[in-house]
Molecule: c-di-GMP-I riboswitch aptamer
Organism: Alteribacter lacisalsi
RNA sequence: UCUAGUUAAAGGCAAACCUUUCGAAAGAGGGGGACGCAAAGCUACGGGUCUAAGACUGUGGUUCAGUUAAGGCCGCCGGGUUAUCUAG
Numbered sequence: 001u002c003u004a005g006u007u008a009a010a011g012g013c014a015a016a017c018c019u020u021u022c023g024a025a026a027g028a029g030g031g032g033g034a035c036g037c038a039a040a041g042c043u044a045c046g047g048g049u050c051u052a053a054g055a056c057u058g059u060g061g062u063u064c065a066g067u068u069a070a071g072g073c074c075g076c077c078g079g080g081u082u083a084u085c086u087a088g
Base pairs, nucleotide, nucleotide: 002088003087004086005085012037013036017032018031019030020029021028022027035075041081042080043079045078046077047076048073049072050071054068055067056066057065058064
């Protein structure tokens, strides 16, 4: 430097759920908690997916419906990038 992750070890992360804060929501941060994870580190670049405040359209009369990401998800799949241990 490259390849692989069966076992072991040093350690790491932390789903659901509970709680609290922020947010229109999706969701995110803190605390508790472990279903899992060999990149479950980082990055919305491609696909996918969630939400729809605002905007627009229609209806209509103060309501309902539709479209839309500039808002999210990297623990959905790829890409990019950095890295621990073990083996070769």